Bacterial RNase P class A from an Alphaproteobacteria bacterium, 390 nucleotides, folded computationally. The organism belongs to Alphaproteobacteria, within Bacteria. The gene name in the source record is rnpB. The sequence is in RNAcentral, with records from ENA. Its mean pLDDT, the model's own confidence on a scale to 100, is 77.
[in-house]
RNA sequence: CCAGACGACCGGAUGGCCGCGGCCUUGCGCCUGCGAGGUCGAGGAAAGUCCGGGCUCCACGGAAACGAGGGUGCCGGGUAACGCCCGGCGGGGGCGACCCCAGGGAAAGUGCAACAGAAAGCAAACCGCCAUCGGUUCGCCGAUGGUAAGGGUGAAAGGGUGCGGUAAGAGCGCACCGCGCCCCUGGCAACAGGGGCGGCACGGCAAACCCCACCCGGAGCAAGACCAAAUAGGGGCGGCACGUCCGGUUCGCCGGACAGGCGUGUUUCCGCGCCGUCGCCCGGGUCGGUCGCGCGAGGCGCCUGGCAACAGGCGUCCCAGAGGAAUGGCCAUCCCCUCGCCCCUCCUGCGGGCAAGGGACAGAACCCGGCUUACAGGUCGUCUGGCCUA
Numbered sequence: 001c002c003a004g005a006c007g008a009c010c011g012g013a014u015g016g017c018c019g020c021g022g023c024c025u026u027g028c029g030c031c032u033g034c035g036a037g038g039u040c041g042a043g044g045a046a047a048g049u050c051c052g053g054g055c056u057c058c059a060c061g062g063a064a065a066c067g068a069g070g071g072u073g074c075c076g077g078g079u080a081a082c083g084c085c086c087g088g089c090g091g092g093g094g095c096g097a098c099c100c101c102a103g104g105g106a107a108a109g110u111g112c113a114a115c116a117g118a119a120a121g122c123a124a125a126c127c128g129c130c131a132u133c134g135g136u137u138c139g140c141c142g143a144u145g146g147u148a149a150g151g152g153u154g155a156a157a158g159g160g161u162g163c164g165g166u167a168a169g170a171g172c173g174c175a176c177c178g179c180g181c182c183c184c185u186g187g188c189a190a191c192a193g194g195g196g197c198g199g200c201a202c203g204g205c206a207a208a209c210c211c212c213a214c215c216c217g218g219a220g221c222a223a224g225a226c227c228a229a230a231u232a233g234g235g236g237c238g239g240c241a242c243g244u245c246c247g248g249u250u251c252g253c254c255g256g257a258c259a260g261g262c263g264u265g266u267u268u269c270c271g272c273g274c275c276g277u278c279g280c281c282c283g284g285g286u287c288g289g290u291c292g293c294g295c296g297a298g299g300c301g302c303c304u305g306g307c308a309a310c311a312g313g314c315g316u317c318c319c320a321g322a323g324g325a326a327u328g329g330c331c332a333u334c335c336c337c338u339c340g341c342c343c344c345u346c347c348u349g350c351g352g353g354c355a356a357g358g359g360a361c362a363g364a365a366c367c368c369g370g371c372u373u374a375c376a377g378g379u380c381g382u383c384u385g386g387c388c389u390a
């Protein structure tokens, strides 16, 4: 210098003018307005709402267990918790830094495997190889049997490589590797290493049913709590008004029936429902208002423990709150990027100047921890491979 890997971070700056929201102080106004001053005012994802919690209400209720449904799934640790994070293990990829993995159980059972292929879970023999017999135009052909090395099909063909062996072959025999069982050593463990035995049985799929282990009650700030109009209902007390009859009576009235009025079944008959007015008080709901609602699993710095995630201690800071929703716009200078032109230079490159365009993704709404997704441009650190120079 080129090409890359991993981690952390920034994501325009300053000034002027105009404007917006919350809170505090204050002046005017006097009933919710108009000013003045001060102070604070979005993000790394505020997003998707995928996972886990806090908080609140509801349900059940000694704890637990069982059943249904859902989820998680190597081991150890972290955490309030997690499907997250850290450190390991195993497998796969890369020359490497490093990256990826839905990674329990297939000798409990059920099930699946299209097409191709002779044969797909039962093992099987198309081409081929070999032996015997027969035929032969001497090229070979046919029958019977052996074989599973080689070819072919397939995602997958019942261990692999080599030597021996054989008519040809074959774990048929042997060595190494793989696999299964047992033992020893190391490790908390996943697992790793070693030894012995076995000639190979027990193929794949569980993001198919299923089995095993563990976890999970439901709804969500429109949760929920409090205050509380007008009008219309409900209840109580009091005043006034109130046709007949019956019963009761504390002589104030109360209850029932009929009559009357209003509404309704289209109308009559008949049936059903309701019962005056004024004032005060009580209670429930609605409109509306207040709280929940910003001191928190909080931010920053240092120290200690730990490989780390993280934990503990000390110091320091207070940092939007809200309601369909404020945090913006213009100008100037600077910064960054891209393209173009000019100068310097033998050329490339670097450097300098001028001008134009651009500066992303995005917007809190109860809060927090994660994950995922979007993002112009840029910075820093550690490391890997290659080339060159000293």
Stems, first nucleotide, its partner, number of pairs: 001386010012334007020041009043361001047372002050370005055220004069216005074088005089103001090101004104211002109209002111205002126151002128147008159177006178200001179198008224291004234282007243258006260275006298317008335359004340354004